[in-house]
RNA sequence: GUUCCUAUGGUCCAGUGGAAGGACGUCUCCUUUACACGGAGAAGGUCUCGGGUUCGAACCCCGAUGGGAAUA
Numbered sequence: 001g002u003u004c005c006u007a008u009g010g011u012c013c014a015g016u017g018g019a020a021g022g023a024c025g026u027c028u029c030c031u032u033u034a035c036a037c038g039g040a041g042a043a044g045g046u047c048u049c050g051g052g053u054u055c056g057a058a059c060c061c062c063g064a065u066g067g068g069a070a071u072a
Stems, first nucleotide, its partner, number of pairs: 001071007010024004018055001026042005048064005
């Protein structure tokens, strides 16, 4: 240089066009003399960025950036 993969709450991951879900973690309440375990609930992500397509985009298209792999 070229090609390919990848980017989603604090962490790890689902989600292939109708608009955000799980586990762990955090907080509150219940339980306990207390802690832990357990139970219930809540907060927390405009989905890396900029454009485009579409009635509608995390998802499709183009470009950029970060990370990774292959090749010379």
A computed fold for a 72-nucleotide RNA from Lachancea dasiensis, annotated as transfer RNA. The coordinates come from a structure-prediction model, not an experiment, and the mean pLDDT is 80. Its Rfam family is "tRNA". By type it is a transfer RNA. Rfam links the family to the GO term triplet codon-amino acid adaptor activity.